The RNA shown here (transfer RNA) has 69 nucleotides and comes from a mouse gut metagenome. Its Rfam family is "tRNA". About the family: Transfer RNA (tRNA) molecules are approximately 80 nucleotides in length. Rfam links the family to the GO term triplet codon-amino acid adaptor activity. The sequence is in RNAcentral, with records from MGnify. Its mean pLDDT, the model's own confidence on a scale to 100, is 80.

RNA sequence: GCGAUAUAGCCAAACGGUCAAGGCGGCAGUCUGCAAAACUGCUAUUCCGGGUUCAAGUCCCAGUAUCGC
Repeated sequence: GCGAUAUAGCCAAACGGUCAAGGCGGCAGUCUGCAAAACUGCUAUUCCGGGUUCAAGUCCCAGUAUCGC
């Protein structure tokens, strides 16, 4: 210098549109004599700052971090 990636505690989807999927974990509840299992609920202003657009996780610019060349 070029490219890729950055979304919940962890993993990971979302190819401009209405409540940002799902799994693991955690917390609360139901159930049980007590647990476990099962079931229900909760757990993300999407790395930071701008821009475009009626509308941005998504497109553009600059920055930061990680990985690769």